A computed fold for a 71-nucleotide RNA from Chloroflexi bacterium CFX6, annotated as transfer RNA.
The organism belongs to Chloroflexota, within Bacteria.
The RNAcentral record of the sequence draws on ENA.
RNA sequence: GCGGAUGUGGUUCAAGGGUAGAACAGCGCUCUGCCAAGACGCUGGUACAGGUUCGAGUCCUGUCGUCCGCU
Numbered sequence: 001g002c003g004g005a006u007g008u009g010g011u012u013c014a015a016g017g018g019u020a021g022a023a024c025a026g027c028g029c030u031c032u033g034c035c036a037a038g039a040c041g042c043u044g045g046u047a048c049a050g051g052u053u054c055g056a057g058u059c060c061u062g063u064c065g066u067c068c069g070c071u
Stems, first nucleotide, its partner, number of pairs: 001070007010024004018054001026042003030038001047063005
């Protein structure tokens, strides 16, 4: 330099164009003589910039990061 894959809560993963969810973690509350576990609830996210579309996490373009391959 070229090609491919990938980027979503703190972490691991869903969402096949139509209100972004789950588990664990965190916080509150409940339970207990106390702690842990359990029950209930809450907070928190689409890498960035454009484009297409009534509507984009999803489709297209560019940039950036990570991984793999070729030279």
Notes: It matches the Rfam family "tRNA". It is annotated as a transfer RNA. Model confidence (mean pLDDT): 83 of 100.